GlmS glucosamine-6-phosphate activated ribozyme aptamer from Robertmurraya korlensis NBRC 107688, 169 nucleotides, folded computationally. Model confidence (mean pLDDT): 77 of 100. It matches the Rfam family "glmS glucosamine-6-phosphate activated ribozyme aptamer". Rfam's curators write: This entry contains a glucosamine-6-phosphate activated ribozyme that is found in the mRNA for GlmS. GlmS is an enzyme that uses fructose-6-phosphate and glutamine to generate glucosamine-6-phosphate. The ribozyme catalyses self cleavage of the glmS mRNA that is thought to regulate GlmS activity. The family's RNA type in Rfam is riboswitch.

[in-house]
RNA sequence: AGGAAACUUAAAGCGCCUGAACUAGCUGAUGGACGAAGAGCAGCUAGUUGACGAGGAGGAGGUUUAUCGAUUUUUCGGCGGAUGCCUCCCGAUUGUUAAGCACAAUCGUAUGCUUUUUCUAAAAAUCAUCAGGGUAACCGGAUGGACAAAGGGAAAAAGAAUGCUUAAA
Numbered sequence: 001a002g003g004a005a006a007c008u009u010a011a012a013g014c015g016c017c018u019g020a021a022c023u024a025g026c027u028g029a030u031g032g033a034c035g036a037a038g039a040g041c042a043g044c045u046a047g048u049u050g051a052c053g054a055g056g057a058g059g060a061g062g063u064u065u066a067u068c069g070a071u072u073u074u075u076c077g078g079c080g081g082a083u084g085c086c087u088c089c090c091g092a093u094u095g096u097u098a099a100g101c102a103c104a105a106u107c108g109u110a111u112g113c114u115u116u117u118u119c120u121a122a123a124a125a126u127c128a129u130c131a132g133g134g135u136a137a138c139c140g141g142a143u144g145g146a147c148a149a150a151g152g153g154a155a156a157a158a159g160a161a162u163g164c165u166u167a168a169a
Stems, first nucleotide, its partner, number of pairs: 001008002014080004019076001020049009052069003058089006090108006097167006113159008127144004132139002
């Protein structure tokens, strides 16, 4: 979102909104010499806002504050979900030739682990300008110019790292 329901489908900084903030309308009190108006305050109703990209998937179960940076920082707060994480399973990499078994660390088609260097590097919003919708808060769009980090991958260097059996040397 669809459906009467059962349920189905989509998305993954994804979806939703009762706190909060903002806008509009109505009402109320205060104030005002009287009356009225404006501003502010309170309540109700209806709206608006509520994550900008990069990155991330073997299977099953479990779990919740599930990576990185950008921003004039409400991108606050809450709920749900989610490629994260844990355990097991399947399949693999390394442990200095090969095979088998066990063990250790690590992975999901892969360089086993640690450290260092270089490359991969091109972000999007914010910003500025322009027109459009809305009473407004705001919304979606076009054009322009920029500015990241992590992870993964590639190359190079250094370091440490099992046991048993069989075969070869």
The source organism's lineage runs through Bacteria, Bacillota, Caryophanales, Robertmurraya and Robertmurraya korlensis.